Predicted 3D model of a 71-nucleotide RNA (transfer RNA) from uncultured Prevotella sp. The sequence is in RNAcentral, with records from MGnify. Model confidence (mean pLDDT): 81 of 100. Its Rfam family is "tRNA". By type it is a transfer RNA. Rfam describes the family as follows. Transfer RNA (tRNA) molecules are approximately 80 nucleotides in length. Taxonomically the source falls in Prevotella (Bacteria, Pseudomonadati, Bacteroidales, Prevotellaceae).
[in-house]
This record gives sequence, C1' cells and structure tokens, in this order.
RNA sequence: UGCCCUAUUGCGUAAUGGCAGCGCGGCAGAUUCUGGAUCUGCAAGUGGUGGUUCAAAUCCAUCUGGGGCAA
Repeated sequence: UGCCCUAUUGCGUAAUGGCAGCGCGGCAGAUUCUGGAUCUGCAAGUGGUGGUUCAAAUCCAUCUGGGGCAA
C1' cells in the first nucleotide's frame, strides 16, 4: 500500500428487509431464621456519517476500531 473478514445490553451469542431475542450477570420483590437454590418483575444494546427502501441490525458508499493475507 492492496485485498478479505469483523463490530449487537456489562459479557457471550441469535435475528428471510417487517415489534432486536436468548443465556450468564446486575437491580427489585416472593420464598428462607440468614444465605444459597428456585420463581416473578425491571433496567440495559445494533461503532460513526450518508444513501437505497413504505420500512435497514440486515442492502450500498465512506470513515473509525479489531483480526487476517499478500507485498
């Protein structure tokens, strides 16, 4: 320098262009003498900017971060 892959709650991981789920974790409650376990509820996420579309996590362009290949 060129090319390829990748970016989703605190962590991990899903999602045919049509309400962003699941597990663990956090908080509150129930249960318990206390704790654990169990049950119920709550909060929390699509890297940035543009574009396409009635509708974008998803498609396109570009930028940024991470990984890889070639030189």